[in-house]
RNA sequence: GCGGGUAUAGUUAAGUGGCAGAAUAUCUGCUUGCCAUGCAGAAGACGCGGGUUCAAUUCCCGCUACCCGCA
Numbered sequence: 001g002c003g004g005g006u007a008u009a010g011u012u013a014a015g016u017g018g019c020a021g022a023a024u025a026u027c028u029g030c031u032u033g034c035c036a037u038g039c040a041g042a043a044g045a046c047g048c049g050g051g052u053u054c055a056a057u058u059c060c061c062g063c064u065a066c067c068c069g070c071a
C1' cells in the first nucleotide's frame, strides 16, 4: 500500500428499516445482630461525519480505532 472483519451501558453481549433487550457491575430498599447470599426497584448504551428513506442501531459512502490476511 491492497483486501476482509469488528465497533451497542463501566464490562460481556443479542437484535432488527418502526419503543434498543439481557447478564454482570453501580445505586436504593427488603431480608440479616453485621457482612455475604437472596429478593424487589432505579439510573446507565447503538464509534464519528454524510447520504437514501415518512422513519436508520440496521441499508450505502467516507473517516477513526482494533483484529486478520496479502504485498
Base pairs, nucleotide, nucleotide: 001070002069003068004067005066006065007064010024011023012022018054026042027041028040029039030038047063048062049061050060051059
A computed fold for a 71-nucleotide RNA from Candidatus Ryanbacteria bacterium RIFCSPHIGHO2_01_45_13, annotated as transfer RNA. Its mean pLDDT, the model's own confidence on a scale to 100, is 83. Lineage of the source: Bacteria > Bacteria candidate phyla > Candidatus Ryaniibacteriota. It matches the Rfam family "tRNA". Rfam classes the family as a transfer RNA.